[in-house]
Predicted 3D model of a 71-nucleotide RNA (transfer RNA) from Candidatus Nomurabacteria bacterium RIFCSPHIGHO2_02_FULL_42_19. The coordinates come from a structure-prediction model, not an experiment, and the mean pLDDT is 83.
């Protein structure tokens, strides 16, 4: 330099056009003499900028970051 993949919560991942979810973690409460474990609940996220669409995490274009391959 060329090509490809990935980017969603603190972490690891789902979600292929119609109210963004799960697990662990964090916080609160219950339970317990205390801790741990368990149970219930709460907060927290679509990399950025445009386009298409009634509606975009999803489709298209560009930028950025990471990873892989080729040279």
């Nucleotide at each position: 330099g060329c090509g490809a993949a990935u980017g969603u919560a603190g972490u690891a991942c789902a979600g292929u056009g119609g109210u963004a979810g799960u697990a662990c973690a964090u916080c609160u409460g219950c339970u317990u003499c205390c801790c741990a474990a368990g149970c219930a609940g709460a907060g927290g996220a679509c990399a950025c900028g445009g386009g298409u669409u009634c509606a975009a995490u999803u489709c298209c274009c560009g930028u950025c970051a990471u990873u892989c391959g080729c040279a």